[in-house]
């Protein structure tokens, strides 16, 4: 170069037919204990890689651009 796949919460990943974003794990509070480990409870934490355009409404549909992987040349 061109094709194809992914980009979401500190991490790993969900997210259905477009109706406004969850979960573990981790980090904090706190119960529980003599004190940790374990368990339990709790609250926070992502304007969904950047920019546009569609729509009453977009993570989700369209185009471009960037990053990562895979083919093929």
């Nucleotide at each position: 170069g061109c094709g194809c796949u992914c980009u979401u919460a500190g991490c790993u990943c969900a997210g259905u037919u477009g109706g406004u974003a969850g979960a573990g794990c981790a980090g904090c509070g706190g119960g529980u204990c003599g004190a940790u480990a374990a368990u339990c409870c709790g609250a926070a934490g992502a304007u969904c890689g950047c920019a546009g355009g569609u729509u009453c409404a977009a993570g989700u549909c369209c185009u471009g651009c960037a990053a990562a992987g895979c083919g093929c040349a």